[in-house]
Molecule: c-di-GMP-I riboswitch aptamer
Organism: Perspicuibacillus lycopersici
Order: sequence, then C1' cells, then structure tokens
RNA sequence: ACCCUAAAAAGGCAAACCUAUUGAAAAGUAGGGACGCAAAGCUACAGGGACUAACGUGUUAAACACAAUGUCAGCCAGCUACUGAA
Repeated sequence: ACCCUAAAAAGGCAAACCUAUUGAAAAGUAGGGACGCAAAGCUACAGGGACUAACGUGUUAAACACAAUGUCAGCCAGCUACUGAA
C1' cells in the first nucleotide's frame, strides 16, 4: 500500500408509520420517529434492474396495451472513505 473489517473508540445515517407540503403518479422535501446499515456517503448519460405512465402512440365508448423525457442507489453495481486484530 492492497484485500479484509474481529474487538473497541470516535462518530454518522435513518426504514415503516404520522403530520405538513410538491407531483398525474412513482416518488421527493421538512419535522417527528427508529427497522436497520461498515459505506444506508456520492453517482441515474459508466452499466444492469425495478417503479410510475402525465404527454404521446395503438385500440377506441371506455377499459386496456406500449412507452420515460419522470422516479428508485435502503436492488445489483461504479467511485470515494473512518478504525485496525487475524
């Protein structure tokens, strides 16, 4: 230095749910709240995957189907990083 991350220390984040708010929705933001997380830090045009379907297209009376320019990284992943036993 790299892989790895036991014990301990210093800390950090914040699921579901509730309230308010933005949005067509998925979902986001703020406050409360902790299920958990060794990357639950960052990245959505490095990549894969998933969700929604307003607009659009098809069908058309509707329903329904396709589809992202929208969303999710606490799905996999890429990048960066604290501690220090084996």